[in-house]
Molecule: transfer RNA
Organism: Methanosalsum zhilinae DSM 4017
RNA sequence: GGGCCCGUAGGGUAGUGGAUAUCCUAAUGGGCUUCGGACCCAUUGACUCGUGUUCGAAUCGCGGCGGGCCCG
Numbered sequence: 001g002g003g004c005c006c007g008u009a010g011g012g013u014a015g016u017g018g019a020u021a022u023c024c025u026a027a028u029g030g031g032c033u034u035c036g037g038a039c040c041c042a043u044u045g046a047c048u049c050g051u052g053u054u055c056g057a058a059u060c061g062c063g064g065c066g067g068g069c070c071c072g
Base pairs, nucleotide, nucleotide: 001071002070003069004068005067006066007065010025011024012023018055026044027043028042029041030040031039048064049063050062051061052060
């Protein structure tokens, strides 16, 4: 330098055109408990960036950035 794949809460993950973006974990608060890091309830927190297409984009196109693999 070229090709392919990936990027979603602090961590992991579902969602591949349309509702308040899913679930697990974590954190915080409460309950329960002899105590608890176990169990139950609630809350907090995310679509890598720009632009385009579309009535509508996490999702499709182009470009940037970052990561992985392969080739030279």